[in-house]
Order: sequence, then structure tokens, then C1' cells
RNA sequence: GGGGAUAUAGCAUAACUCGGCAGUGCGGCCGGCUCCAGACCGGUUGAUUAGGGUUCAAAUCCCUAUAUCCCCA
Repeated sequence: GGGGAUAUAGCAUAACUCGGCAGUGCGGCCGGCUCCAGACCGGUUGAUUAGGGUUCAAAUCCCUAUAUCCCCA
């Protein structure tokens, strides 16, 4: 220098095929239970790497950039 893969809550992960309210587990917070704590139960909290484009509507399609990994030179 060329090609490819990946990027979603604090952590892990689904939804991408076929555009249509971003879900689940752990965690955090509040409450119940308990003498207290754990376990258990109820509630609640928080995310699409960045910018632009297409569209009534984008995590998803297109372009560019960034980060990590792999291959070729």
C1' cells in the first nucleotide's frame, strides 16, 4: 500500500437474512421478606463507534472516517 471481519447499556449477548416501538441475562437503584445480610419476589434504570446520504421510517441499505483483529504485498 491492497483486501476482509468486527463495533449494540457498566459486562455478555439477540434483533441485520426480509428497513417498521432496540429485547434478554448479569449488574446498579428502590421496595418486600429477614434481627442483619445472602437467596428469593416485585418495580425501576441504562445502549446501536462517529459524520453524512437514501427513505414516510435506518442498529439494519449506501458513502466516508475512527478503533481492534486477520490475510496479502